RNAcentral holds the full RNA, with entries from ENA and SILVA. This is a predicted structure of a 469-nucleotide part of an RNA (small-subunit ribosomal RNA, 3' major domain) from an uncultured marine eukaryote.

Context: one part of a larger RNA
RNA sequence: UGACGGGGGCCCGCACAAGCGGUGGAGCAUGUGGUUUAAUUUGAUGCAACGCGAAGAACCUUACCAGGGUUUGACAUGGGGCUUAGCUUUUUGAGAAAAAAGUGACCUUCGGGAGGUCCACACAGGUGGUGCAUGGCUGUCGUCAGCUCGUGUCAUGAGAUGUUGGGUUAAGUCCCGCAACGAGCGCAACCCUUGUUUUUAGUUAAUUGGUUCGCCUAUUCUAAAAAGACUAUCGGUUAUAAACCGGGGGAAGGUGAGGACGACGUCAAGUCAGCAUGCCCCUUACAUCCUGGGCUACACACGUGCUACAUUGGGUUAGGACAAUGAGAUACAAUUUCGUGAGAAAAAGUCAAUCUAUAAACCUACCCUAUGUUCAGAUUGUAGGCUGCAACUCGCCUACAUGAAGUUGGAAUCGCUAGUAAUCGCUGGUCAGCUACACAGCGGUGAAUUCGUUCCCGGGCCUUGUACA
Repeated sequence: UGACGGGGGCCCGCACAAGCGGUGGAGCAUGUGGUUUAAUUUGAUGCAACGCGAAGAACCUUACCAGGGUUUGACAUGGGGCUUAGCUUUUUGAGAAAAAAGUGACCUUCGGGAGGUCCACACAGGUGGUGCAUGGCUGUCGUCAGCUCGUGUCAUGAGAUGUUGGGUUAAGUCCCGCAACGAGCGCAACCCUUGUUUUUAGUUAAUUGGUUCGCCUAUUCUAAAAAGACUAUCGGUUAUAAACCGGGGGAAGGUGAGGACGACGUCAAGUCAGCAUGCCCCUUACAUCCUGGGCUACACACGUGCUACAUUGGGUUAGGACAAUGAGAUACAAUUUCGUGAGAAAAAGUCAAUCUAUAAACCUACCCUAUGUUCAGAUUGUAGGCUGCAACUCGCCUACAUGAAGUUGGAAUCGCUAGUAAUCGCUGGUCAGCUACACAGCGGUGAAUUCGUUCCCGGGCCUUGUACA
C1' cells in the first nucleotide's frame, strides 16, 4: 500500500421489512447428472452451467456407432497426356458406385481458355489435442462510482498528498475549505423510442362537414422539421454556497419514462466445435463418400417451464365488442363447394398504409351446484388428415372412445415498486414438416404495499487491528 475481521462509523440496492404472485407436492414438456448402450457425438458446472451453444436432430444436419466403398482424394493451386461436358432410360447394388444404350457434344483473335478423365508429385484434408501458448468476441463484480496521470510539495524509502475534511447528490454530482494546482478514462449530456404542441407534406389508411357531384375542407393517422423542462419562477430551510422541501404554471418537474451505451481491472472465468491462429498429432486414415442406426435409451436425482387441482369457476350452449408489433411470391390467401373435423377442390386480390388473419380475457342470456364432479386432462385404442423419396425406431394435427395423478403442496426458496406484478391473447425468426409449453417482440385488462434500516445478502467511502501478500 492492499486484502481480511463473527472491529467501529456513514451510506446504498426488491438486500431485508410491508405486500402480491409463484417454485418445492401432481401430470406432461424441456435441459442436466447418473445409469445403460455398438453409439447414446460434443462443449457449458456456485452466483456468472442445467428451455444454455441449438432462431427448430425422421434422411440431411451429424461431429457418434455398425457395415459397404475411395486414396492427389468431397474441396484448392501447379505439370504432362488424352479428351468433352451433361442429360434420359435399362441392368446390378442397401446406396455410394459400376456397366450398356440413346441423346447431346462449349468459346476462340487458332496462340489458347472453360469442363471431364488418367498419371506422378508438391500438397489437400482433420468438429483430432492444447482456451493453462493465443487473437477476436463474451460473461461477471456492476451502470457499482470509482480508476489513474503530469507538475509541485512531504517522506531515508516503500509511498503519501491531490482523491482526505464540512455539506450535498443517483453519481469523485456540485459547493465550501485545504500544499496543492491542473488533466485523463469513467458519471452526466450528446444518440434512439415514447409522452405535448406547431409548421410543412401526404396516398393506398379511418372518418367529419360542405358540395355546382368535378371536388374541397378538417380530424385521426403517416413522416420530416421545429418548439418545449432549464430548479426557469414564487415561498421556506441551509452557510449569503451547493442543494433540499413545498407551491404556481404546464402535456410533462426535478435524471419525465424506457433503451443503447459497461472505466482501470478481477475470475490462468467461457469459447481451438462460429471464425482466425502457434505448437503437437493422423496421412490407404483421426481424411472422405454412402446405407442403416444413434443423438429421442430409463431404476433414479436436480434445474427451468406448461397445464391443473375448480364457483372471483366450468360449458362440445347462443349472441355481441375492442388492439398493436410483425409477415407474405416455390408466398399470404378472401370467397364458394365438399367434409363432424384436421383438411381437400376451384379461386378473387396482393411484391402490400391498397389484398390476406374470428384477438382472447370482457359483456348479455341459459345450464352445472360442492362432487374427483359438466373440475382436471395424462394415458391408451380405433378411424382419418398434412408435410416430405421416406413418419417403424422418431413428426404434427383431427374425430370418436378411454378418463391417471391431482382437493393448493414439508424443510426451503424465487420474481416484482406502476401501466410494474398478476392475468389475456396476438405476431415473428428458425422452418418442407415439427417435439414451441421455448425464445424474441406486441398490444388488452390491471392491483397491493414500502413503518423503517435492528437483522440476512451484495456493494461504496472513512477509520482501526493483523503472526496474511

It matches the Rfam family "Bacterial small subunit ribosomal RNA".